Model confidence (mean pLDDT): 83 of 100. Small-subunit ribosomal RNA, 3' major domain from an uncultured Saprospiraceae bacterium, 469 nucleotides, folded computationally.
[in-house]
Context: one part of a larger RNA
């Protein structure tokens, strides 16, 4: 000077408390440990690993295993030389490959030679998801969106260093004010950026429809009012009023206002910490490998299963299940694509082919909700695992190992021990919709979108983390 203390003081945070809903029990999904295995590729491991890298493991991916092959090699450049390119066979083989034919006969040029293209010896040069994240760059997590971390000059101290940055107030904030041997400054805070809430204005198609015309309606004409779209602006600043205070500021069910004291959300992460994570995104030093630790291929594995843990989904029901009717979104995606009407099938789906380069057409039925009927507390008309059968679709191919449909089957489960998690408002809870990846999909995951829409916070003694003295 720091760090630490079951030292003190002050303050903050869903940290506790007050509430609401979960996890821990069940079945299943998924990740991990362990075990097994020829292989079950590798990494991530308290918080900060475990629906994580993976935003798609049947082949491919794929790095693993078994087997079959190659050795200047799968890619690129130079390249003696050979042959047009190209098309198409045969044998063998699981394929990769190996062996071997046929057709074809390019452009300039008489020819020689040159050119495009293909193959390619020797060689120069490769390759490695092999090791080291404790040799590294880059990127990232975390403390933490916490309010801190420093510098110049001056002053103090022999010096390390201190001062400033402490103190009194105040703030979400080292935010601001006052004071002070300090005076200033930088990185952070805040603001500037984006979305959202209100209004004005410009514009009016594919969007909109109040008035007018046509029409049963859809819609068309017409219109720019309204909604909306997307450009430009306005608006909020403790600006005004009252109170407290020297000030900063605080208080007010004060005014005005769509919005009030950071309006809500996002992006934004200081100096640094954890030799934190990543050599398997990529890059890269060193080491190792070079008929193999490289490369190609087929099949298998990454999907195993006594068990243990994490994260989820579905439930255990009546605020519910089933059946019928009926209403209202937002944000997205679509040309190797989205696919309408019609029609066949109980259905997954098939046929069909209109429209759409998309405010035009399509995905597309929103669901919870509302109206009515039924079930009457039961392992049930709850729950749907599991299994049998029959199918559909994608794909060269669904045995290992896909999704979906129909019929049948109908398991555990009656609210979950110790313990533990999330959340303070359009939040929790609950309901559906979309997208990326993607042939298809093991998505209950991830990222978004809207619908319905709460309870509680006395307070800071205690638990956890943090800040200052």
């Nucleotide at each position: 000077u720091g760090a630490c203390g079951g030292g003190g003081g002050u303050c903050c945070g869903c940290a506790c408390a007050a509430g609401c809903g979960g996890u821990g029990g069940a079945g299943c999904a998924u990740g991990u440990g362990g075990u097994u295995u020829a292989a079950u590729u590798c990494g991530a491991u308290g918080a900060u690993a475990c629906g994580c890298g993976a935003g798609g493991a049947a082949c491919c991916u794929u790095a693993c295993c078994u087997g079959g092959g190659c050795u200047a090699g799968a890619a690129u450049g130079c390249g003696a030389g050979u042959g047009a390119a190209u098309a198409u066979g045969u044998g063998u083989g699981a394929a990769a490959g190996c062996a071997u034919g046929u057709a074809g006969g390019c452009c300039u040029g008489c020819a020689a030679a040159g050119g495009a293209c293909a193959c390619a010896a020797a060689g120069c040069a490769a390759g490695g998801u092999g090791c080291u994240g404790c040799a590294u760059g880059g990127c990232u997590g975390u403390c933490g969106u916490c309010a801190g971390c420093u510098c110049g000059u001056g002053c103090c101290g022999u010096g390390a260093g201190g001062u400033g940055u402490u103190g009194g107030g105040u703030u979400a904030a080292g935010u601001c004010c006052c004071g002070c041997a300090a005076c200033g400054a930088g990185c952070g805070c805040a603001a500037c950026c984006c979305c959202u809430a209100u209004c004005u204005u410009u514009a009016g198609u594919u969007g909109c429809u109040a008035a007018c015309c046509c029409g049963c309606a859809a819609g068309g004409g017409a219109g720019g009012a309204c909604u909306c779209u997307a450009g430009a602006g306005a608006g909020a600043c403790u600006g005004c009023c009252g109170g407290u205070g020297u000030a900063a500021a605080c208080c007010g069910a004060g005014a005005g206002g769509a919005a009030g004291g950071u309006g809500g959300g996002g992006a934004u992460g200081a100096c640094g910490u954890c030799a934190a994570g990543u050599c398997a995104u990529c890059a890269u030093g060193g080491c190792c490998u070079u008929u193999a630790u490289g490369c190609c291929c087929a099949g298998g594995g990454c999907g195993a299963c006594a068990c243990a843990c994490g994260u989820g989904c579905u439930a255990c029901a009546a605020u519910g299940g089933u059946c019928g009717g009926u209403a209202c979104a937002g944000a997205g995606g679509g040309a190797a694509g989205c696919u309408a009407a019609a029609u066949c099938g109980c259905g997954a789906g098939g046929u069909g082919g209109a429209g759409c380069u998309a405010a035009u057409c399509c995905c597309a039925g929103a669901a919870a909700g509302c109206c009515g009927a039924u079930c009457u507390c039961a392992g049930u008309u709850c729950g749907g695992a599991u299994u049998g059968g029959a199918g559909u679709c994608u794909g060269c191919a669904a045995c290992c190992c896909g999704a979906c449909u129909c019929c049948a089957u109908g398991a555990a489960g009656u609210u979950g021990g110790a313990a533990u998690c999330g959340c303070u408002a359009g939040u929790a809870a609950u309901c559906g919709c979309g997208c990326a990846u993607c042939a298809g999909c093991c998505a209950u995951g991830g990222c978004g979108c809207g619908g319905u829409g709460a309870a509680u916070a006395c307070g800071u003694u205690c638990c956890c983390g943090g800040a200052c003295c």
The RNAcentral record of the full RNA draws on ENA, Greengenes and SILVA. Rfam family: Bacterial small subunit ribosomal RNA. Rfam links the family to the GO terms ribosome and structural constituent of ribosome.